This is a predicted structure of a 99-nucleotide RNA (SAM riboswitch aptamer (S box leader)) from a Bacillota bacterium. Its mean pLDDT, the model's own confidence on a scale to 100, is 86. Lineage of the source: Bacteria > Bacillati > Bacillota. Of the family's consensus pairs, 97% are formed in the model. The sequence was found by an Rfam model in a public genome assembly.
RNA sequence: UUCUUAUCAAGAGUGGUGGAGGGACAGGUCCGAUGAAGCCCGGCAACCCCAGGGAACUGGAAGGUGCCAAUUCCUGCAGGAAAGCCUGCAAGAUAAGGA
Numbered sequence: 001u002u003c004u005u006a007u008c009a010a011g012a013g014u015g016g017u018g019g020a021g022g023g024a025c026a027g028g029u030c031c032g033a034u035g036a037a038g039c040c041c042g043g044c045a046a047c048c049c050c051a052g053g054g055a056a057c058u059g060g061a062a063g064g065u066g067c068c069a070a071u072u073c074c075u076g077c078a079g080g081a082a083a084g085c086c087u088g089c090a091a092g093a094u095a096a097g098g099a
Stems, first nucleotide, its partner, number of pairs: 001099008013041001015040003021031003025076004042068003047064002049060004072091001077088004
């Protein structure tokens, strides 16, 4: 980098540092000096993992990841006549396994 499978409506600080940006991309729209990103600490979750079990599943969190505004912030393609709304796909993110 790419492929497969699974998940994406829950959850997570009134901390320290830092200084202006951030929410993938585009449009929209939000968040931000009553302090963004990043880093540290803290926390959430439980995919891998650990214990039990034939399995379903139950429990746990030491380790590997991940995550901690808003549904993956909304829409982005298609269908349901249109609006609203709904469904599916795509795109994206994360995990595990493979190339």